A computed fold for a 115-nucleotide RNA from a Bacteroidota bacterium, annotated as SAM riboswitch aptamer (S box leader). It matches the Rfam family "SAM riboswitch aptamer (S box leader)". Gene Ontology term of the family: regulation of gene expression.
[in-house]
RNA sequence: GUCUUAUCGUGAAAGGUAGAGGGAACAGGCCCGAUGACACCUUAGCAACCAUCCCAACAUUUAUGGGAAAGGUGCUAAUUCCUGCUCCCCGACUGGUCGGGGGGAAAGAUAAGAG
Numbered sequence: 001g002u003c004u005u006a007u008c009g010u011g012a013a014a015g016g017u018a019g020a021g022g023g024a025a026c027a028g029g030c031c032c033g034a035u036g037a038c039a040c041c042u043u044a045g046c047a048a049c050c051a052u053c054c055c056a057a058c059a060u061u062u063a064u065g066g067g068a069a070a071g072g073u074g075c076u077a078a079u080u081c082c083u084g085c086u087c088c089c090c091g092a093c094u095g096g097u098c099g100g101g102g103g104g105a106a107a108g109a110u111a112a113g114a115g
Base pairs, nucleotide, nucleotide: 002114003113004112005111006110007109008108013043014042015041016040017039021032022031023030026084027083028082029081044076045075046074049072050071052068053067054066055065056064080107085104086103087102088101089100090099091098092097093096
């Protein structure tokens, strides 16, 4: 890097190094940033995907639901910052746009697994 499955409106920051862009990519918007962002390191924290332990019913070891704890990851500005493709509903002007609301997809992130 590819594929599969699940989740993505919750939550959680200080110090140090460094010095200019950053918020994945493209476009538009909107933000963060010399009162030092982004990144890296240390410490702290959040969550509970996997692993561990306990309980339940079923029972066949698997699989399912609940709980404990925090070992492996992950995360700690803004919904995945918002929109982009498509469908539905409502409204306005009036024949294809605009505004509002909702669903799905695509893309992405993370986890677990596969080749």
It was read from a public genome assembly, where an Rfam model found it.
Lineage of the source: Bacteria > Pseudomonadati > Bacteroidota.